A computed fold for a 347-nucleotide part of an RNA from an uncultured Alphaproteobacteria bacterium, annotated as small-subunit ribosomal RNA, central domain. Its mean pLDDT, the model's own confidence on a scale to 100, is 88. Its Rfam family is "Bacterial small subunit ribosomal RNA". The full RNA is in RNAcentral, with records from Greengenes.
Context: one part of a larger RNA
RNA sequence: CUGGGCGUAAAGGGCACGUAGGCGGCGAUGCGGGUCAGGUGUGAAAGCCCCGGGCUUAACCUGGGAACUGCACUUGAAACUGCAUUGCUAGAGGACGGAAGAGGAGAAUGGAAUUCCCAGUGUAGAGGUGAAAUUCGUAGAUAUUGGGAAGAACACCAGUGGCGAAGGCGAUUCUCUGGUCCGUAUCUGACGCUGAGGUGCGAAAGCGUGGGGAGCAAACAGGAUUAGAUACCCUGGUAGUCCACGCCGUAAACGAUGUGUGCUAGACGUUGGUGGUUCAGCCAUCGGUGUCGCAGCUAACGCGUUAAGCACACCGCCUGGGGAGUACGGUCGCAAGAUUAAAACUC
Numbered sequence: 001c002u003g004g005g006c007g008u009a010a011a012g013g014g015c016a017c018g019u020a021g022g023c024g025g026c027g028a029u030g031c032g033g034g035u036c037a038g039g040u041g042u043g044a045a046a047g048c049c050c051c052g053g054g055c056u057u058a059a060c061c062u063g064g065g066a067a068c069u070g071c072a073c074u075u076g077a078a079a080c081u082g083c084a085u086u087g088c089u090a091g092a093g094g095a096c097g098g099a100a101g102a103g104g105a106g107a108a109u110g111g112a113a114u115u116c117c118c119a120g121u122g123u124a125g126a127g128g129u130g131a132a133a134u135u136c137g138u139a140g141a142u143a144u145u146g147g148g149a150a151g152a153a154c155a156c157c158a159g160u161g162g163c164g165a166a167g168g169c170g171a172u173u174c175u176c177u178g179g180u181c182c183g184u185a186u187c188u189g190a191c192g193c194u195g196a197g198g199u200g201c202g203a204a205a206g207c208g209u210g211g212g213g214a215g216c217a218a219a220c221a222g223g224a225u226u227a228g229a230u231a232c233c234c235u236g237g238u239a240g241u242c243c244a245c246g247c248c249g250u251a252a253a254c255g256a257u258g259u260g261u262g263c264u265a266g267a268c269g270u271u272g273g274u275g276g277u278u279c280a281g282c283c284a285u286c287g288g289u290g291u292c293g294c295a296g297c298u299a300a301c302g303c304g305u306u307a308a309g310c311a312c313a314c315c316g317c318c319u320g321g322g323g324a325g326u327a328c329g330g331u332c333g334c335a336a337g338a339u340u341a342a343a344a345c346u347c
Stems, first nucleotide, its partner, number of pairs: 003319004007301002012315001014201004021194003025088007033081002035077008049065006091191001092188003095184005103177007110154001114150008125136002162169002206247006215241002220236004258314006266292012296303002320347003329340004
């Protein structure tokens, strides 16, 4: 530089915002950079190619031609692209009127359960297991009743239901706040798409400081099981799990499927709007979320208007297995480590 690819074979960045860059709707006018056509000059010779000639032939030598796909200048063309000016409304955004929602943050409140404490009743067991034992209990346990304290999580509703870019979000109320959808077609007039770097967000675990600690529970201890049992089972139990602030920046961060736009049969559910109607219902339409399925695609499985179909724009990534997501170096981090990322060697 280029080919083929990325659901499961190697390969979609965890997700977004956005810089440079790349790409970009409909019409008119101008310019003529790209683009296209003609002309002129140049493009050394040799070589390559074509037609001849000379050494007995060939290699070799030699004459002529073609070619040298390029560059410069010049004369033109104006479809496409670009630039400039001007206009448009189908993209995009705003306004107005409606709608749903576990979207986010903070505060307050609630009931059930659990554990603990106090008191009453009550007596010999309770607990646990495949069976047991460790364990708790006559200093009165377990059970049951009343009172109190604490922390964490919010049964039913609950639904291939909803919301969010992803991670994720589920008791109730209030305050603040983001996004989305539908309708009107009132405004702006291409304001758009993507996005290397960059910035922000980012489950769980882990780390720092200070709180909190009911239940659960790595580590740890004991009891069992077993040939052994550093496990699975049981009794305990500390970090942690919770809160505030600050780090970490990774996951099978998955739909293992990047984002955006257009086009390409349908059927049946469900969810949020709107319109119509002959109104227990049905029809049309827009936005989600599912199942099946035509064409088409696929190695097959399967995908199939929520595409893995047909195309375009931009980004990321792959290029045999192991060595290795490792070493070294750089960057980041308190650390754990993260990120970037080889080679020898070997099959």